[in-house]
């Protein structure tokens, strides 16, 4: 210098052919208990890495750019 993956909740990752942004875990709160743990309900939490096209609609599809892993010089 070049190629190829990856970027999504606090953390690990799903998201199928463009059509409501999810789970598991953690985190509040309640429920159970003498009380903790565990179990069991609820809830809260999001600039889908940036920008900018295409489209009636983008997390996807293209174009650049960044950050990380990996190869190849």
């Nucleotide at each position: 210098g070049g190629g190829u993956c990856u970027g999504u909740a606090g953390c690990u990752c799903a998201g199928u052919u463009g059509g409501c942004a999810g789970a598991g875990c953690g985190u509040a709160c309640g429920g159970c208990u003498u009380a903790c743990a565990u179990c069991c309900g609820u809830a809260a939490g999001g600039u889908c890495c940036c920008a900018g096209g295409u489209u009636c609609g983008a997390g996807a599809c293209c174009u650049g750019g960044c950050a990380g892993a990996c190869c190849c010089a």